[in-house]
Context: one part of a larger RNA
RNA sequence: CUGGGCUUACAGGGUGCGUAGGCGGCCGGCCAGGUCGGGUGUGAAAGGCCUUAGCUCAACUAAGGCAUCGCGUCCGAAACCUGUCGGCUCGAGUCAGCUAGGGGUCCGCGGAACUUCCGGUGGAGCGGUGAAAUGUGUUGAUAUCGGAAGGAACGCCGGUGGCGAAAGCGGCGGACUGGGGGCUGAACUGACGCUGAGGCACGAACGCCAGGGGAGCGAACGGGAUUAGAUACCCCGGUAGUCCUGGGCCGUAAACGAUGGGUACUAGGUGGGAAGGGGUUCGCCCCGUCCGACCGGAGCGAAAGCGUUAAGUACCCCGCCUGGGGAGUAUGGUCGCAAGGCUGAAACUC
Numbered sequence: 001c002u003g004g005g006c007u008u009a010c011a012g013g014g015u016g017c018g019u020a021g022g023c024g025g026c027c028g029g030c031c032a033g034g035u036c037g038g039g040u041g042u043g044a045a046a047g048g049c050c051u052u053a054g055c056u057c058a059a060c061u062a063a064g065g066c067a068u069c070g071c072g073u074c075c076g077a078a079a080c081c082u083g084u085c086g087g088c089u090c091g092a093g094u095c096a097g098c099u100a101g102g103g104g105u106c107c108g109c110g111g112a113a114c115u116u117c118c119g120g121u122g123g124a125g126c127g128g129u130g131a132a133a134u135g136u137g138u139u140g141a142u143a144u145c146g147g148a149a150g151g152a153a154c155g156c157c158g159g160u161g162g163c164g165a166a167a168g169c170g171g172c173g174g175a176c177u178g179g180g181g182g183c184u185g186a187a188c189u190g191a192c193g194c195u196g197a198g199g200c201a202c203g204a205a206c207g208c209c210a211g212g213g214g215a216g217c218g219a220a221c222g223g224g225a226u227u228a229g230a231u232a233c234c235c236c237g238g239u240a241g242u243c244c245u246g247g248g249c250c251g252u253a254a255a256c257g258a259u260g261g262g263u264a265c266u267a268g269g270u271g272g273g274a275a276g277g278g279g280u281u282c283g284c285c286c287c288g289u290c291c292g293a294c295c296g297g298a299g300c301g302a303a304a305g306c307g308u309u310a311a312g313u314a315c316c317c318c319g320c321c322u323g324g325g326g327a328g329u330a331u332g333g334u335c336g337c338a339a340g341g342c343u344g345a346a347a348c349u350c
Stems, first nucleotide, its partner, number of pairs: 003322004007304002012318001014202004021195003025088006033081002035077008048066007091192001092189003095185005103177007110154001114150008125136002162169002207249003210245003216242002221237004260317006268295003272291003276287004299306002323350003332343004
């Protein structure tokens, strides 16, 4: 460089915004860079191929032709690509009305449970397990009633349900947010679009820094068991952590639909969510749209399966793969306080 690929065999970037770049709707005019046709010049000789000829043949040699896939120049064509001018509205966006939602940030409030403390009742066990023991209790535990404090999480509703780009979001109320989405209308702009190397931002949990907080749980750690041993699984304790800061870092994951984004097209059927239009004898029925799920046809697939939410049929753009181990290691670079992250080999070996 090219080919074939990326749900599960190697392979979709964790997610978004967006720079360069690549690609790009309908109609008309112009130009003629790409494109296409023709003329012309050049494309040395030798070599190659074809046809002949000369050595008895061949090798060899000679002559003519072709090729030399290319470039320059001139003339021409105008379908397509590029450029330019003008126009259009179906792509995209704006606007108006309606609307659903655990979308986000902050503030306030609530009940159940739990633990601790105080008080009452009570009087011997409680707790825990496969069975036990460590533990705890006459300095009165467990149980039970009343009270106080504290921290964390929000049962039922709850759903194959909703929202969000992903990570993720669930008690109740309020403020803000920018939102973002859906439907209807067609009033406006007039291709303003798609993708996106770098870049920037967001990014569960763990971990790190500073200050707070600490009920429960609980790495590490101590003890009791089990066992041949038991640095475990079980039990009694328990530190970091888990929580907070409109705090600062880290930047990873089975970050999964293991399935990048966009557009168009290609049988159906059954449930769920959202709003809208039409009919209604109000029970409901019909229609189109968006989201989410199951079954399934053609087709696809190695099969499992996918199947209008494609893994079908096509096009555009990005990322990635190229036998297993060595190895996500070494080295260099870069980021980070560190832990470590990103980029990322080879020898050797099967």
Molecule: small-subunit ribosomal RNA, central domain
Organism: uncultured bacterium